[in-house]
RNA sequence: CUUAUCAAGAGUGGCGGAGGGAACCGGCCCUAUGAAGCCCGGCAACCGCGGAGAGCAGCGGUGCCAAUUCCGGCAGGGAAACCUGGAAGAUGAG
Numbered sequence: 001c002u003u004a005u006c007a008a009g010a011g012u013g014g015c016g017g018a019g020g021g022a023a024c025c026g027g028c029c030c031u032a033u034g035a036a037g038c039c040c041g042g043c044a045a046c047c048g049c050g051g052a053g054a055g056c057a058g059c060g061g062u063g064c065c066a067a068u069u070c071c072g073g074c075a076g077g078g079a080a081a082c083c084u085g086g087a088a089g090a091u092g093a094g
Base pairs, nucleotide, nucleotide: 001094002093003092004091005090006089011040013039014038015037019030020029021028024073025072026071027070041065042064043063045062046061047060048059049058051056069088074085075084076083077082
């Protein structure tokens, strides 16, 4: 850069100790009933492998495990609530 997906799913565990929800702005949340991180555990999408045979399980490589990618910021519609798209981002494959 191209392409697909992003409303589902996943812990009353151990260590750890104060922060976290990508970045900026504005909200709204989570957190000492213990954040981040690490280990274990779990989930299931993509890819690979062989089995097998019409849809499944296994192993491996990544990924993920509060809230829609937590919501808005741009454009269109709408009286509003809100809806649709975009941008940005994340992940896989090339």
Predicted 3D model of a 94-nucleotide RNA (SAM riboswitch aptamer (S box leader)) from uncultured Saccharofermentans sp.